Model confidence (mean pLDDT): 84 of 100.
This is a predicted structure of a 92-nucleotide RNA (c-di-GMP-I riboswitch aptamer) from Caproicibacter fermentans.

RNA sequence: CCCUGCUUUAUGCAAACACCACUAAAGGCGGGGACGCAAAGCCGCAGGGUCUAAUGUGCUUUUUAAAGUGCAAUGACAGUCUGGCUGCAAAG
Numbered sequence: 001c002c003c004u005g006c007u008u009u010a011u012g013c014a015a016a017c018a019c020c021a022c023u024a025a026a027g028g029c030g031g032g033g034a035c036g037c038a039a040a041g042c043c044g045c046a047g048g049g050u051c052u053a054a055u056g057u058g059c060u061u062u063u064u065a066a067a068g069u070g071c072a073a074u075g076a077c078a079g080u081c082u083g084g085c086u087g088c089a090a091a092g
Stems, first nucleotide, its partner, number of pairs: 006092004012037002017032001019030001022027001035079001041085003046082003049077003055072007
């Protein structure tokens, strides 16, 4: 000097919850708020997994045009797992 791991401190991020742009929904920009995280930074055109069903289609009911229900992402989740890329101040 470089790499890896641990501890402390500093720094960073921001769960639940309430409001809320957007949205058919799942989800959720934004500010509030901190459960936690050393990658809780990025990647959904990396592979699984999970959620939703506008739309399509099947079935049922019935006042024949609606309702209910099953299946299916092209929608969503990076704080679900694996994977890829990048990265972290001081002291020990």

The RNAcentral record of the sequence draws on Rfam.